RNA sequence: CGCAGCCACGCGGGAGAGUCCGCCCUGUCAAGGGGUGGCGCCGAAGGGGCAAAUCCUCCCCGGAACCUCUCAGGCAAAAGGACCGCGUGGGCAGG
Numbered sequence: 001c002g003c004a005g006c007c008a009c010g011c012g013g014g015a016g017a018g019u020c021c022g023c024c025c026u027g028u029c030a031a032g033g034g035g036u037g038g039c040g041c042c043g044a045a046g047g048g049g050c051a052a053a054u055c056c057u058c059c060c061c062g063g064a065a066c067c068u069c070u071c072a073g074g075c076a077a078a079a080g081g082a083c084c085g086c087g088u089g090g091g092c093a094g095g
Stems, first nucleotide, its partner, number of pairs: 001095001006090008018039001020038007040075003046071001047069003054062001
């Protein structure tokens, strides 16, 4: 000096599962919207959990996830959304 891994931001793509039942509020009524209780369900924000490899041998510790648990979150739209692509910036092993 500086590509990658990594981080941040922007744009685009982005799944799953009852817009179920009851009550309350708003509304002239209705529709729509909001809140709440119940049961059912989803998992790809976040959170929790674990195996093997790993060692000369044994034990202990560590040991990932879109796997799992569903605490949280979600089950019309909106929002969110792991992850992927592009761009900008930061940063920087190797070189």
A computed fold for a 95-nucleotide RNA from Actinoplanes sp. TBRC 11911, annotated as Glycine riboswitch aptamer. Taxonomically the source falls in Actinoplanes (Bacteria, Actinomycetota, Actinomycetes, Micromonosporales). The coordinates come from a structure-prediction model, not an experiment, and the mean pLDDT is 78.